Predicted 3D model of a 354-nucleotide part of an RNA (large-subunit ribosomal RNA, domain IV) from a Planctomycetota bacterium. It matches the Rfam family "Bacterial large subunit ribosomal RNA". The coordinates come from a structure-prediction model, not an experiment, and the mean pLDDT is 87.
Context: one part of a larger RNA
RNA sequence: CCAUCGCUAAGGAACUCGGCAAAAUAGCUCCGUAACUUCGGGAGAAGGAGUGCCGCCAGGCGUGUAGGACUUCGCGUCCGAAGCAUCUGGCGGUCGCAGUGAAAGGUGGGUUCCAACUGUUUAUCAAAAACACAGGUCUGUGCUAAGGCGCAAGCCGACGUAUACAGACUGACGCUUGCUCAGUGACGGAAGGUUAACGUGAGAGCUUAGCCGUAAGGCAAAGGUUCGAGCCCAAGCCCCGUUAAACAGCGGCCGUAACUAUGACGGUCCUAAGGUAGCGAAAUUCCUUGUCGGGUAAGUUCCGACCCGCAUGAAUAGCGUAAUGAGAGCCCAACUGUCUCAGCCAUGGACUCG
Numbered sequence: 001c002c003a004u005c006g007c008u009a010a011g012g013a014a015c016u017c018g019g020c021a022a023a024a025u026a027g028c029u030c031c032g033u034a035a036c037u038u039c040g041g042g043a044g045a046a047g048g049a050g051u052g053c054c055g056c057c058a059g060g061c062g063u064g065u066a067g068g069a070c071u072u073c074g075c076g077u078c079c080g081a082a083g084c085a086u087c088u089g090g091c092g093g094u095c096g097c098a099g100u101g102a103a104a105g106g107u108g109g110g111u112u113c114c115a116a117c118u119g120u121u122u123a124u125c126a127a128a129a130a131c132a133c134a135g136g137u138c139u140g141u142g143c144u145a146a147g148g149c150g151c152a153a154g155c156c157g158a159c160g161u162a163u164a165c166a167g168a169c170u171g172a173c174g175c176u177u178g179c180u181c182a183g184u185g186a187c188g189g190a191a192g193g194u195u196a197a198c199g200u201g202a203g204a205g206c207u208u209a210g211c212c213g214u215a216a217g218g219c220a221a222a223g224g225u226u227c228g229a230g231c232c233c234a235a236g237c238c239c240c241g242u243u244a245a246a247c248a249g250c251g252g253c254c255g256u257a258a259c260u261a262u263g264a265c266g267g268u269c270c271u272a273a274g275g276u277a278g279c280g281a282a283a284u285u286c287c288u289u290g291u292c293g294g295g296u297a298a299g300u301u302c303c304g305a306c307c308c309g310c311a312u313g314a315a316u317a318g319c320g321u322a323a324u325g326a327g328a329g330c331c332c333a334a335c336u337g338u339c340u341c342a343g344c345c346a347u348g349g350a351c352u353c354g
Stems, first nucleotide, its partner, number of pairs: 001349004006344003010340002014338001019335001027051005036041001038172001052094009062084002067079004095099001107333007114325002119131002135170007147156003173320004178250003183247002185243005192238003199231002203227005210219003251269005278312001279309001290306005
């Protein structure tokens, strides 16, 4: 010096990103116990007292001798001094610095955020505010169900039947969940427009018996073959509606009140509609250490407000919320070698010598 253990004057978080680590608390009995609350909790809240040993007294429970009562006469049942065993209380005494004398064995309180809760998770850097959850809502599905696996047979769903099953979102509970259907999607509609193959088929091309021509060549029926206008024609799309706890979206400029400032009010443009209730420098605020108040001697964090919300907002849920949390932030008490600032001791290494 390294690892591990023990102790430390005075101070007591000044350490540090942060009380990390350590210290402290601790059993049992009794007293006592706040806000808040879903009345269950919170709660072992907090805070306090007692605790060893010896003697005496009292009481309880067990056992059950002597004795008593009953008796079906049973080795029966019931009561029960004494004795033994055990628990509790009271009084008196006694020793030490100290009596849960060692060991084992909660630190506590205040406040905010998030998630209701117990649970689950990245085997091997993340345990959480993430996932799940009970509860809520919407959608599909009438049974050979919808949905899913499989090429199929077949199977799951389910030996279930809409109080069921499947899919999606939200996530206890309380109070609520505003406006917009223009776009995209879903559902419904069927008048019109558009629209495939098929069908029908006007007409046309090729081929050549034949006909015309001296010839070159021209015309050309039937049949075969190729093309083919028009007509007929479904869903879909266009179209018409509905639907946002479907995907989503939820404005700008100018002026205005008898100080100033502000703007209840007015004008105008645009939109499908212009953000309602709430909450708000927030797990969201760039400017920003915003401003004010609180806490500190001093506070970029924290708490309470304000609202100019760069860029909150209502089941991608909004706002509250008791309880719960190895969750995140801040504060206080207690406690300490975390520190001021270091010292000593022990064990095992390293190191030196052998």